[in-house]
Large-subunit ribosomal RNA, domain VI from a Candidatus Gastranaerophilales bacterium, 266 nucleotides, folded computationally. Its Rfam family is "Bacterial large subunit ribosomal RNA". The organism belongs to Candidatus Gastranaerophilales, within Bacteria.

Context: one part of a larger RNA
RNA sequence: CGUAAGAGAAUUGAUCGGAGUCUUCCUUAGUACGAGAGGACCGGGAAGAACGAACCUCCAGUGUACGGGUUAUCACGCCAGUGGUAAACGCCCGGUAGCUGUGUUCGGAGCGGAUAAGCGCUGAAAGCAUAUAAGUGCGAAGCCCACCGAAAGAUGAGUUCUCUCACAGAGUAAUCUGGUAAGUCCCCAUGCAGAUCACGUGGUUGAUAGGUCGCAAGUAGAAGUAUGGCAACAUAUGUAGCUGAGCGAUACUAAUAGGACGAGGG
Numbered sequence: 001c002g003u004a005a006g007a008g009a010a011u012u013g014a015u016c017g018g019a020g021u022c023u024u025c026c027u028u029a030g031u032a033c034g035a036g037a038g039g040a041c042c043g044g045g046a047a048g049a050a051c052g053a054a055c056c057u058c059c060a061g062u063g064u065a066c067g068g069g070u071u072a073u074c075a076c077g078c079c080a081g082u083g084g085u086a087a088a089c090g091c092c093c094g095g096u097a098g099c100u101g102u103g104u105u106c107g108g109a110g111c112g113g114a115u116a117a118g119c120g121c122u123g124a125a126a127g128c129a130u131a132u133a134a135g136u137g138c139g140a141a142g143c144c145c146a147c148c149g150a151a152a153g154a155u156g157a158g159u160u161c162u163c164u165c166a167c168a169g170a171g172u173a174a175u176c177u178g179g180u181a182a183g184u185c186c187c188c189a190u191g192c193a194g195a196u197c198a199c200g201u202g203g204u205u206g207a208u209a210g211g212u213c214g215c216a217a218g219u220a221g222a223a224g225u226a227u228g229g230c231a232a233c234a235u236a237u238g239u240a241g242c243u244g245a246g247c248g249a250u251a252c253u254a255a256u257a258g259g260a261c262g263a264g265g266g
Base pairs, nucleotide, nucleotide: 001153005164006163007162008161009160010159011158015150016149017148018147021049022048023047024046025045026044027043033038051107052106053105054104055103059101060100061099062098066094067093068092069091070090071086072085073084074083075082076081110145112144113143118138119137120136121135165266167178168177169176170175183261184260185259186258187203188202189201190200191199208254209253210252211250212249213248214247215246217243218242219241224237225236226235227234228233
């Protein structure tokens, strides 16, 4: 820009893509078959391998400043208590959310269709024979459908529902211009969405983010004081103190104020 007014939703599916795998065991059955050795079709069931998708309950990893330990040195006048630096966490022990796999869950279902090789039925030409000439059937991991995803610029532009509309000026009219409606965008607070854009939520008639409070969870027992010990230190106060992302509550802070576009009865 188009989709014969302008919008907001929900859809159909022409078409395109993905998937499609394999093994072992049990049973049927030591049956059919076979002198024996051996050993099935068909059907039923169960484990798995690789591959793929999603997810983080479990297991495991990371988790750069969440908690703790610790060496050297510097600073806060000293003690105590803290902070800075040590290759960009100094080193080390753990670790929430998130992100991951080695973890978990799920997937490859069809007694649908048309077929290939192949196997048939009926059957003439050609009194026979012949699966073929007319007619008709079975038959594959393959083809089409079925399953999953995208999809109406499918210009062949589809369908359904809902919302907005008998404005103004110019013009004979087509039309143009302007302010609006439904609505949309800008802007702002943002997200588990994301390179940007897009997408989602919210914008005071408000829980969108931060803060605060509570909970969960992590670390592992804060400082101060008291007691014991020559001391290092230990114990008690005390599941203490501290805490990023998680869950919930709460307008305390910030989403204020505003601007632009957008139909005229098709």